A computed fold for a 326-nucleotide part of an RNA from a termite gut metagenome, annotated as small-subunit ribosomal RNA, central domain. It matches the Rfam family "Bacterial small subunit ribosomal RNA". Its mean pLDDT, the model's own confidence on a scale to 100, is 81.

Context: one part of a larger RNA
C1' cells in the first nucleotide's frame, strides 16, 4: 500500500451553504506531466539468491552469475491522462408564460370553547372515584339567562394529501420574501459533482432580561390507595407552556438508510403540470448493482467516562483516552 464493512448485529455527521482537495461531457489541433519503449550512465564491496569450490560434513569460508524491483541521460510513440487553442450543446445555468402548495418573515382580523368578573331567576347541593375523602357552595355555590375582561389553540374541511435542506409548517385576510414543477421558444457554453476545516440553520427542556398568563402543569401541598406509596388515582399549585430579544445545540434530529449521476426491472394509489377520443410522454414512490467524493466501523465492560483542550451565564455540549477486568 491492496484486500472488509456501515437498514436490524460495531459503523451515515441532525440537515444545508461551501474554500481548499479529490473527481469530472462531446470534437479538433497542438505539446510531451503522468504513461509505455530503445539505448546508455549509475545503483561500493559485503548480504539475500543460482550455478560451482575449500574445511571428513554442517554451520562457515570463497569464485562466478543474477538481483539491487531505484534515480539520472538521450533517442522514440501519442491511444489514454494532464497543460494550452478553439470550437459544440447532450450535463449545469439565465430569460419568456404559466401552475400548486400549513415554505418562511410582518401586521391585521372572526368564530367556537375554558376560566374570571358583574347583574337577574332560582335552591340545596355541586364537583370527583372502583368506592371514598381533600376541595367548592346557605356570606346563596352548581344550573340558566345577559353582558364584559383575557389568554391560548384554531373543530368540520384533514387525506396512505401538500410544502420544505432538516428542526418543522394547518382558522381566515393584506404586504414582503425563498424554493419546485410545467409548455413551447431563445440564450450562456462544462460554467459541473463531491466535500476536511469552515459557516448558517437545527424540536422539546432549560438559561438572561422584559413582558403576559385562560387552560394545562414539572416541583410541592392535601386527600386516597397499600405492609409502605417519596408513584399510579383525585383535589389544589408554582416554574413553565405564550411574546420580544440574546443564549443554549442536544434527541429513537429515525426511512434506524449520506450527497451526486447513470443503468436494469415490475405493480397499484395518489398529488402537481401538459396534452387528449384514446394510448403514450413527464414528475414521483419502490428495489438491486456500478462509478465519484465525503463521514464512520474494528469484541463486551471500564466510558461517551476521566484529564487536557475548545465552546457556554449555567445547564452542559464537543473532542476523547488508560489501567483494570470477562
Nucleotide at each position: 500500500c491492496u484486500g472488509g464493512g456501515c437498514g436490524u448485529a460495531a459503523a451515515g455527521c441532525g440537515u444545508g451553504c461551501g474554500c481548499a482537495g479529490g473527481c469530472g461531457g462531446c470534437u479538433u489541433g497542438u505539446u510531451g506531466u503522468g504513461u509505455c519503449u530503445g539505448c546508455u550512465g549509475u545503483g561500493a564491496a559485503a548480504u539475500c539468491c543460482c550455478c560451482g569450490g575449500g574445511c571428513u560434513u554442517a554451520a562457515c569460508c570463497u569464485g562466478g552469475g543474477a538481483a539491487c524491483u531505484g534515480c539520472g541521460g538521450u533517442g522514440g510513440a501519442a491511444a489514454c491522462u494532464g497543460g494550452c487553442a478553439a470550437g459544440c450543446u447532450u450535463g449545469a445555468g439565465u430569460g419568456u408564460g404559466g401552475c400548486a402548495g400549513a415554505g418562511g418573515g410582518g401586521g391585521g382580523u372572526g368564530g367556537a370553547a375554558u376560566u374570571c368578573c358583574a347583574c337577574g331567576u332560582g335552591u340545596a347541593g355541586c364537583a370527583g372515584u372502583g368506592a371514598a375523602a381533600u376541595g367548592c357552595g346557605u356570606a346563596g355555590a352548581g344550573a340558566u339567562g345577559u353582558g364584559g375582561a383575557g389568554g391560548a389553540a384554531c373543530a368540520c374541511c384533514g387525506a396512505u394529501g401538500g410544502c420544505g435542506a432538516a428542526g418543522g409548517c394547518a382558522g381566515c385576510c393584506c404586504c414582503c420574501u425563498g424554493g419546485g414543477c410545467u409548455a413551447a421558444c431563445a440564450c450562456u457554453g462544462a460554467c459541473g459533482c463531491u466535500c476536511a476545516u469552515g459557516c448558517a440553520c437545527g424540536a422539546a427542556a432549560g438559561c438572561g432580561u422584559g413582558g403576559g398568563g385562560a387552560g394545562c402543569a414539572a416541583a410541592c401541598a392535601g386527600g386516597a390507595u397499600u405492609a409502605g406509596a417519596u408513584a399510579c388515582c383525585c383535589u389544589g399549585g408554582u416554574a413553565g407552556u405564550c411574546c420580544a430579544c440574546g443564549c443554549c445545540c442536544u434527541a429513537a434530529a429515525c426511512g434506524a438508510u449520506g450527497u451526486c449521476a447513470a443503468c436494469u426491472a415490475g405493480u397499484u394509489g395518489u398529488u402537481g403540470g401538459g396534452g387528449g377520443a384514446g394510448a403514450g410522454a413527464u414528475u414521483c414512490c419502490u428495489u438491486a448493482g456500478u462509478g465519484a467524493c465525503c463521514g464512520c466501523c474494528u469484541g463486551g465492560g471500564g466510558a461517551g467516562u476521566a484529564c487536557g483542550g475548545u465552546c457556554g451565564c449555567a445547564a452542559g455540549a464537543u473532542u476523547a483516552a488508560a489501567a483494570c477486568u470477562c